Context: one part of a larger RNA
RNA sequence: CGUUCGAAUUUUGAGGAGAUUUGUUCUUAGUACGAGAGGACCGGAAUGAACUGACCUCUGGUGUAUGAGCUGUCACGCCCGUGGCAUUGCUCAGUAGCUACGUCGGGCACGGAUAACCACUGAAAGCAUCUAAGUGGGAAGCCAGCUCCAAGAUUAGAAUUCGCAUGAGGGCCGUAAGAGAUGAUUACGUUGAUAGGCAUUAGGUGUACGCACAGCGAUGUGUUCAGCCGAGAUGUACUAAUUGCCCGAUUUCCUAUUAGG
Numbered sequence: 001c002g003u004u005c006g007a008a009u010u011u012u013g014a015g016g017a018g019a020u021u022u023g024u025u026c027u028u029a030g031u032a033c034g035a036g037a038g039g040a041c042c043g044g045a046a047u048g049a050a051c052u053g054a055c056c057u058c059u060g061g062u063g064u065a066u067g068a069g070c071u072g073u074c075a076c077g078c079c080c081g082u083g084g085c086a087u088u089g090c091u092c093a094g095u096a097g098c099u100a101c102g103u104c105g106g107g108c109a110c111g112g113a114u115a116a117c118c119a120c121u122g123a124a125a126g127c128a129u130c131u132a133a134g135u136g137g138g139a140a141g142c143c144a145g146c147u148c149c150a151a152g153a154u155u156a157g158a159a160u161u162c163g164c165a166u167g168a169g170g171g172c173c174g175u176a177a178g179a180g181a182u183g184a185u186u187a188c189g190u191u192g193a194u195a196g197g198c199a200u201u202a203g204g205u206g207u208a209c210g211c212a213c214a215g216c217g218a219u220g221u222g223u224u225c226a227g228c229c230g231a232g233a234u235g236u237a238c239u240a241a242u243u244g245c246c247c248g249a250u251u252u253c254c255u256a257u258u259a260g261g
Base pairs, nucleotide, nucleotide: 001152005163006162007161008160009159010158011157015149016148017147018146021049022048023047024046025045026044027043033038051106052105053104054103055102059100060099061098062097066093067092068091069090070089071086072085073084074083075082076081111143112142117137118136119135120134169247170246171245172244173189174188175187176186177185194240195239196238197236198235199234200233201232203229204228205227210223211222212221213220214219253261254260255259
């Protein structure tokens, strides 16, 4: 831009894409078969491999948010306590998020038309013959079935609701994240929990500073499962989402006029 009034929501599915893989074990059954050795079809069940989808409860990874320890040096006048730099200075842990090595799923069944092939009836050709007319069976393959996309499917579909300016709806703008390169998407905008702050907290780290006591001291003990953090959770209008502005259907062309195309 189109879909011939404009919108919002919900959809149908022409068509397309993906998937549709496979081992072993048990059972049927040491049965059928076979002198024996050996050893099934058909059917039923279990458990794997690889591939694949989603997720983060568990097990791990990361985690330059965070907590703690340690070294050198500089600074805060000194001690204490802290801060800067040294690859995040190094090390040990680690929430959220993201993840696999983790967890939970998936490829089941049924149907149709067939291939090779196996058949029935059956002539040409009094026989025979699966084929010539006719009728069946038959594959991991084909078409459906399963999952996803899908009306630019220009054949542009359908349903419901709203709106004819007394304005349906959308946008600008702002706060953001279940979204994200930018657009877009989604949530919210005071009739408000959208983000920040604040309060409490799941959780992380691991027992802070100060003071007291013990020790000559390094240090230890008590206060103290403390202190600090808390991307997660719940609550709370304290701050910021103010005020507002814009677009938007009253059509276009032809015939020539209560109308039709």
Molecule: large-subunit ribosomal RNA, domain VI
Organism: bacterium